[in-house]
RNA sequence: GCCGGAGUAGCUCAGUGGUAGAGCACAGGUUUGAAAAACCUGGUGUCGGCAGUCCGAUUCUGCCCUCCGGCA
Numbered sequence: 001g002c003c004g005g006a007g008u009a010g011c012u013c014a015g016u017g018g019u020a021g022a023g024c025a026c027a028g029g030u031u032u033g034a035a036a037a038a039c040c041u042g043g044u045g046u047c048g049g050c051a052g053u054c055c056g057a058u059u060c061u062g063c064c065c066u067c068c069g070g071c072a
Base pairs, nucleotide, nucleotide: 001071002070003069004068005067006066007065010024011023012022013021018055026042027041028040029039030038048064049063050062051061052060
């Protein structure tokens, strides 16, 4: 340099045009003499950035950034 893949909550990931979610973690509560465990409640987010298409974009298109792999 070329090709492909990935980027979404603190972490691991789902969601692939129509209200952004799960598990873990975290916070509060119930319980206990006090903890742990269990149960209940709470999503904490510019969906990497900038444009484009569309009535509507996390999703489709282009460029850029970061990471991973392949070729040279």
Molecule: transfer RNA
Organism: Patescibacteria group bacterium